[in-house]
RNA sequence: GCGAGUGUAGCUCAGUGGUAGAGCACAACCUUGCCAAGGUUGUGGCCGCGCGUUCAAAUCGCGUCACUCGCU
Numbered sequence: 001g002c003g004a005g006u007g008u009a010g011c012u013c014a015g016u017g018g019u020a021g022a023g024c025a026c027a028a029c030c031u032u033g034c035c036a037a038g039g040u041u042g043u044g045g046c047c048g049c050g051c052g053u054u055c056a057a058a059u060c061g062c063g064u065c066a067c068u069c070g071c072u
Base pairs, nucleotide, nucleotide: 001071002070003069004068005067006066007065010024011023012022013021018055026042027041028040029039030038048064049063050062051061052060
C1' cells in the first nucleotide's frame, strides 16, 4: 500500500428497515442468628464518528477513526 472482519449497557454477546434485548455485574427489598446461595423489583444505551437514502436506519449507501487477521 491492497483486501477482509469487528465496533451495541460497567463486562461478554444477541438484534439484517417499524418503540434496542439477554446473561453477568450494580442498587433496594424478601429469605437467614450471620455469611454464602436463592427470589422479586429497579438503575444503566442517543448502537465508534460524520454525511446521505427512506414516512421510518443499530440494520442500506458513502466517507472516516480504532482494533484484529490476511496479502504485498
Molecule: transfer RNA
Organism: Cryptomonas paramaecium